[in-house]
Molecule: RNase P RNA; transfer RNA
Organism: Oscillospiraceae bacterium
RNA sequence: CGAGUAUGCUGAACGGUCGCAUGCUGGUGCAUGAGGAAAGUCCGAGCGCCAUAGAGCGGGACGCAGGGUAACGCCCUGUGGAGGCGACUCCAAGGAAAGUGCAACAGAAAUAAACCGCCGCGCGCGGCGGCGCGAAAGAGCGCCGCCGCUUACGGCAAGGAUGGAAAGGCGAGGUAAAAGCUCACCCGGGGGUUCGGCGACGAAUCCCCGCUGUAAACCCCGUCCGGCGCAAGAUUGAUGGGGGCGUAUGCGGUUGCUCGCCGCGCCCCGAGAAUCGCUUGAGCCCGGCGGCAACGCCGGGCCUAGAUAGAUGACCGUUCAACGGCGCGUAAAAGCGCCCGGGACAGAACUCGGCUUAUAGGCAUACUCGAUAG
RNA sequence: GGUGUCAUAGCCAAGUGGUAAGGCAAGGGACUGCAACUCCCUGACUCCCCAGUUCAAAUCUGGGUGACACCUCCA
Numbered sequence: 001c002g003a004g005u006a007u008g009c010u011g012a013a014c015g016g017u018c019g020c021a022u023g024c025u026g027g028u029g030c031a032u033g034a035g036g037a038a039a040g041u042c043c044g045a046g047c048g049c050c051a052u053a054g055a056g057c058g059g060g061a062c063g064c065a066g067g068g069u070a071a072c073g074c075c076c077u078g079u080g081g082a083g084g085c086g087a088c089u090c091c092a093a094g095g096a097a098a099g100u101g102c103a104a105c106a107g108a109a110a111u112a113a114a115c116c117g118c119c120g121c122g123c124g125c126g127g128c129g130g131c132g133c134g135a136a137a138g139a140g141c142g143c144c145g146c147c148g149c150u151u152a153c154g155g156c157a158a159g160g161a162u163g164g165a166a167a168g169g170c171g172a173g174g175u176a177a178a179a180g181c182u183c184a185c186c187c188g189g190g191g192g193u194u195c196g197g198c199g200a201c202g203a204a205u206c207c208c209c210g211c212u213g214u215a216a217a218c219c220c221c222g223u224c225c226g227g228c229g230c231a232a233g234a235u236u237g238a239u240g241g242g243g244g245c246g247u248a249u250g251c252g253g254u255u256g257c258u259c260g261c262c263g264c265g266c267c268c269c270g271a272g273a274a275u276c277g278c279u280u281g282a283g284c285c286c287g288g289c290g291g292c293a294a295c296g297c298c299g300g301g302c303c304u305a306g307a308u309a310g311a312u313g314a315c316c317g318u319u320c321a322a323c324g325g326c327g328c329g330u331a332a333a334a335g336c337g338c339c340c341g342g343g344a345c346a347g348a349a350c351u352c353g354g355c356u357u358a359u360a361g362g363c364a365u366a367c368u369c370g371a372u373a374g
Numbered sequence: 375g376g377u378g379u380c381a382u383a384g385c386c387a388a389g390u391g392g393u394a395a396g397g398c399a400a401g402g403g404a405c406u407g408c409a410a411c412u413c414c415c416u417g418a419c420u421c422c423c424c425a426g427u428u429c430a431a432a433u434c435u436g437g438g439u440g441a442c443a444c445c446u447c448c449a
Base pairs, nucleotide, nucleotide: 001370002369003368004367005366006365007364008363009362010361012319013318014317015316016315017314018313020033021032022031023030024029035345039356040355042354043353044352045351046350047229048228049227050226054259055258056257057256059225060224061223062222063221064078065077066076067075068074079093080091081090082089083088094220095219099218100217101214102213103212115160116159117156118155119154120153122151124149125148126147127146128145129144130143131142132141133140168186169185171183172182173181187210188209189208190207191206192205193204194203195202196201233276234275235274236273241269242268243267244266245265250264251263252262253261254260283302284301285300286299287298288297289296290295320343323341324340325338326337327336328335375445376444377443378442379441380440381439384398385397386396392429400416401415402414403413404412422438423437424436425435426434
């Protein structure tokens, strides 16, 4: 210098004028006023109501180990697997050896097998050879052997062809031909023992097996989950209206179903206000200590939007970064000057902890690979 | 603000692991003197988009986009 990896930060700054929301003030006025994601609403909680949240079934979520946390499907550190030369990154990572289902097309056959093929044996036909009968010779007939063809039965799964997947690979023995049929080595899986580790797991060794894939198919195992969400809900005020339906073996709420518990109504039209909930909270900042880390403990300091048609804006000036244009400059760049344009994603609505998604550009730290020069 | 449902041809829509039915509309042909009716034929490289699981995805899983519906308190 080039190409990267990881982590963290930033996300225009300052001033003026006008305006908006909230709080305070008798008034003029004064103070405060979006984000890292405020987003998606995907998880986990607080909080509120329903029985201080109850029983069973159904249903849902999660799934290597240890730790962190209020909790989590999140985070940290590891294990195993995959990728990269590397820094490092990624993984919905229990069980297919409990059971069921599915595997289209192709192919003989899809969890099971025999189309071609190889081999054995029987019948038949043909050819060749030998022997016998016969005979002058030959033809012909019979028997035996070998070869070929056809067909039936049986054995095999080595080879061929199909497929994403075809009964582990290779060598030797073995056989009529073959095959883990047997043996050695290797591969994969299950179990036992010993050693190391809290553990996932790793190493060594012995025995057994050769068992397709799929659980983001049903399912099994383990852990967890009551429902509804601030339009929850609480209080006050106003209204006390019109129409229809039902009557306890019923209706409604709590839960999808059964029970249990609580209540006595339901539907349509009209009317639908105010206050609280509401912003002090598992809160933020700084320092020290413990821990590899996530995080925890201690001390000090701070108070930081709260609307209900919904505020957080507009304009002007000076700077700032990328980018674009013009000019100078250069072999080409770099660089310099001027001017205009130009500002990522987005925007609170009960509150937190996470995840995911969107995001122009800039900065810092640590590390990797490569090249060149000293 | 909260909760739920859906997206398949121009329109309506079936299909829930095995390669996308059907109807209307549209185009072409036959019939007819010309039409209508009727009959025959034709269309999805992308099943809203991007990833993943699987041999295989419209279908299953995750993320994104868009559309629609419902939800206030009283005696």